């Protein structure tokens, strides 16, 4: 220069209409205790700022930071 990524503590899906899983942590049934198992909950700024939209995570532009060439 030129492409790609930033999403919960950690993975990670979601590409216009109010964010899914798994890990993990909490509190709770349960049991004699633990473990397993069940049941809540944990992302009011989705990297930052603008901008388009009745509405943005998604679309646009600028910017940080990673990565790859």
């Nucleotide at each position: 220069g030129c492409g790609a990524a930033a999403u919960a503590g950690c993975c990670a899906a979601g590409u216009g209409g109010u964010a899914a899983g798994g890990c993990g942590g909490c509190u709770g049934a349960c049991c004699g205790c633990a473990a397993a198992u069940c049941a809540g909950c944990c992302a009011u700024u989705c990297g930052u700022a603008g901008g388009u939209u009745c509405g943005a995570u998604u679309c646009c532009u600028a910017c940080u930071u990673u990565c790859g060439c």
Background:
Transfer RNA from uncultured Eubacterium sp., 69 nucleotides, folded computationally. NCBI's taxonomy places the organism under Bacteria, Bacillati, Bacillota, Eubacteriales, Eubacterium. Its Rfam family is "tRNA". Rfam describes the family as follows. Transfer RNA (tRNA) molecules are approximately 80 nucleotides in length.